c-di-GMP-I riboswitch aptamer from a Chloroflexota bacterium, 86 nucleotides, folded computationally. The source organism's lineage runs through Bacteria, Bacillati and Chloroflexota. The model forms 95% of the base pairs in the Rfam consensus.
RNA sequence: GCCUGAAAAAGGCAAACCCACUGCGAGGUGGGGACGCAAAGCUUGGGAUCUCGGCCUACCUGGCCUGAGAUAGCCCGGCUGCCAGA
Numbered sequence: 001g002c003c004u005g006a007a008a009a010a011g012g013c014a015a016a017c018c019c020a021c022u023g024c025g026a027g028g029u030g031g032g033g034a035c036g037c038a039a040a041g042c043u044u045g046g047g048a049u050c051u052c053g054g055c056c057u058a059c060c061u062g063g064c065c066u067g068a069g070a071u072a073g074c075c076c077g078g079c080u081g082c083c084a085g086a
Stems, first nucleotide, its partner, number of pairs: 003085003012037002017032006035073001041079003045076003048071005053065004
């Protein structure tokens, strides 16, 4: 350096739910709270899902998008990083 995460240490993050604020919405932020997480740190490049909008179809809602967004705790990729070496 690569790989790996059995045991351990120091610590870290924080799902659901509740409260407040915020957004048309998906959601977001803060507080409480812990289901989990070795990248649950960062990043929308690809896919997926979702929201709003538009278009087409035609009454069932389905499809499409050189539209605008959301999810990094959905997957892949990119960047960075703590401890350890069974």